[in-house]
RNA sequence: CAGGUCAGCCGGGUGAUCGCGGUCUGGUCGUAGCCAGGCUGAGGAAAGUCCGCACUCCACAGAGCACGGUGCCGGCUAACAGCCGGGCGGGGUAACCCGACGGAAAGUGCCACAGAGAUGUGUAUUGCCGACGGCCGCGUAAGCGGUUAGGGCGAGGGUGAAACGGUGGUGUAAGAGACCACCGGCAGCGGCAGUAAUGUCGCUGGCCAGGCAAACCCCACCGGGAGCAAGGCCAAGCAGGGCGGAACAUGGCCGGAAACGGCCGUGUACGGGGCUGCUCGUUCCGUCUGACGCCCGGGUAGGCCGCAUGAGGGUGUCGGUAACGGCACUCCCAGAUAGAUGAUCACCACCCGUAAGGGGACAGAAUGCGGCUUACAGGCUGGCCUGGUAU
RNA sequence: GGGGGCGUGGUGUAGUGGUUAACACGCCGGCCUGUCAAGCCGGAGAUCGCGGGUUCGAUCCCCGUCGCUCCCG
Numbered sequence: 001c002a003g004g005u006c007a008g009c010c011g012g013g014u015g016a017u018c019g020c021g022g023u024c025u026g027g028u029c030g031u032a033g034c035c036a037g038g039c040u041g042a043g044g045a046a047a048g049u050c051c052g053c054a055c056u057c058c059a060c061a062g063a064g065c066a067c068g069g070u071g072c073c074g075g076c077u078a079a080c081a082g083c084c085g086g087g088c089g090g091g092g093u094a095a096c097c098c099g100a101c102g103g104a105a106a107g108u109g110c111c112a113c114a115g116a117g118a119u120g121u122g123u124a125u126u127g128c129c130g131a132c133g134g135c136c137g138c139g140u141a142a143g144c145g146g147u148u149a150g151g152g153c154g155a156g157g158g159u160g161a162a163a164c165g166g167u168g169g170u171g172u173a174a175g176a177g178a179c180c181a182c183c184g185g186c187a188g189c190g191g192c193a194g195u196a197a198u199g200u201c202g203c204u205g206g207c208c209a210g211g212c213a214a215a216c217c218c219c220a221c222c223g224g225g226a227g228c229a230a231g232g233c234c235a236a237g238c239a240g241g242g243c244g245g246a247a248c249a250u251g252g253c254c255g256g257a258a259a260c261g262g263c264c265g266u267g268u269a270c271g272g273g274g275c276u277g278c279u280c281g282u283u284c285c286g287u288c289u290g291a292c293g294c295c296c297g298g299g300u301a302g303g304c305c306g307c308a309u310g311a312g313g314g315u316g317u318c319g320g321u322a323a324c325g326g327c328a329c330u331c332c333c334a335g336a337u338a339g340a341u342g343a344u345c346a347c348c349a350c351c352c353g354u355a356a357g358g359g360g361a362c363a364g365a366a367u368g369c370g371g372c373u374u375a376c377a378g379g380c381u382g383g384c385c386u387g388g389u390a391u
Numbered sequence: 392g393g394g395g396g397c398g399u400g401g402u403g404u405a406g407u408g409g410u411u412a413a414c415a416c417g418c419c420g421g422c423c424u425g426u427c428a429a430g431c432c433g434g435a436g437a438u439c440g441c442g443g444g445u446u447c448g449a450u451c452c453c454c455g456u457c458g459c460u461c462c463c464g
Base pairs, nucleotide, nucleotide: 001387002386003385004384005383006382007381008380009379010378012348013347014346015345016344017343018342020041021040022039023038024037025036026035027034028033043362047373048372050371051370052369053368054367055227056226057225058224067223068222069221070220071219072086073085074084075083076082087101088099089098090097091096102218103217107216108215109212110211111210126156127153128152129151132150133148134147135146136145137144138143165183166182167181168180169179170178184208186205187204188203189202190201191200192199193198231305232304233303234302240296241295242294243293244292247268248267249266250265251264252263253262254261255260269287270286271285272284273283274282275281312331313330314329315328316327317326318325319324350359351358352357392463393462394461395460396459397458398457401416402415403414404413409447418434419433420432421431422430440456441455442454443453444452
């Protein structure tokens, strides 16, 4: 210098004008409202809602089944399917990266096409053999030779993603873990290292065990349900319950045999609401089928809390390989409720362009927190690896 | 806030591990007719939403993601 790999960080700045949410102070006598001023107001993912918790309410003797989840080992953590470290396997020259990574010698199931055959002690119109049996020939006979779609064989070729260990030998008619030696792999036991996963060494075993559990299943461990529209407090109106609550006279109509019942009025009196705090006046409603007033319980609209001091942020230091934890100092950092966090202009910085000029991503809180995943213009910093060059 | 389903030619659907993804309507060409429709014959047309993984093999199983839609409070 080029290429690569890993980790961390930023996600424009300042000012002016207009405007919005929260909060504090002051003014308007007080409340509401308004006005003025101060402070403050989105993210690295606020997103998807995929996990795990906090919080709240409901349920709950105990055990099992079902269902769901997790799945190498150790640690971290409030917890996790997260993170850190390690093991094993795979990829890469390397730095480094990836892994749903328990069990297929418990059982069941599946393995298309092709192929003899797909796990069952499987084999043909390829092939090897001719021991045994048959047939033929020779021979007195023993036997020898030939042949065989009877039989033996499982090595070679072939099929397939996958075919029942490999090499050498013994053996045989031909062969074959049939047997032997070594190698590979597996299982069991033991030693050593390690907390463990695991690694390594030795002995023994049977000759050897196909793949799929992101098929059923088996094993181990974990899991009560619902969610801030959780849940709590206050509480108009309407409906319900209780108590108080002001009357007499008279007319008409309808039903009825009648007693009586129902409806509509009038007068005076009384009660109550409104019009102004009182009186008068006026108007409206009512007088026991009750206006109106008071009280009660549940509770709708609506309001308040939950709801911003928290598994909180920053700096330093100590312990630990690390994740993380301890201690000290310091900071207070949106809280709306149909949802505020905006718009315009100027200057500076950045990118594209010779210039004029143009451009700036993904996306926006809704109870909170820890993770994961996904989206993202452009930019900064550092570690490491490989190759080249120079000294 | 909680839960379920779907995505396959232009449209509506089937296929849920196995050869070249099936059907209807539509489209194109031809025949028929004086012409059109209907009818008959033939044909084209699919990144199976997208990206990974498991498997010998994925439309199908699993994970992530995007979009649509339904239900409950």
Source information
Two RNAs folded together computationally: RNase P RNA and transfer RNA, 464 nucleotides in total. Rfam match: Bacterial RNase P class A. By type it is a ribozyme.